[in-house]
RNA sequence: GCGAUGACCUCGGGGUGCCCCGCAUGCGGGCUGAGACGCCAACCGGCGAACCCGUCGAACCUGAUCCGGUUCAUGCCGGCGGAGGGAAGGUGCGGCGCGGGUGC
Numbered sequence: 001g002c003g004a005u006g007a008c009c010u011c012g013g014g015g016u017g018c019c020c021c022g023c024a025u026g027c028g029g030g031c032u033g034a035g036a037c038g039c040c041a042a043c044c045g046g047c048g049a050a051c052c053c054g055u056c057g058a059a060c061c062u063g064a065u066c067c068g069g070u071u072c073a074u075g076c077c078g079g080c081g082g083a084g085g086g087a088a089g090g091u092g093c094g095g096c097g098c099g100g101g102u103g104c
Base pairs, nucleotide, nucleotide: 001098002097003096005094006093007091008090009089010088011054012053013052014051017031018030019029021028022027037048038047039046040045060085061084062083066079067078068077069076
């Protein structure tokens, strides 16, 4: 000096299901998971928190009122998926690799 990577900063993307019981509402409980939360609206949705993900992109969406399996039930598991789509910049920080120069 270059390269890749990690971390950090800022910005951005995303999802929020299923079931059982009790109960007049509303709340409580259970399952899976990183995450199933709160408030507003009460028609679609909106705001915020936590969590996950940001092109090395399975975070997440479409396909999908899909297919097979499991379960009380559910994207609960697998297929679909070498299918498609999908949100990035910076750093004076850490160590790593390579190259040049110089000294011994």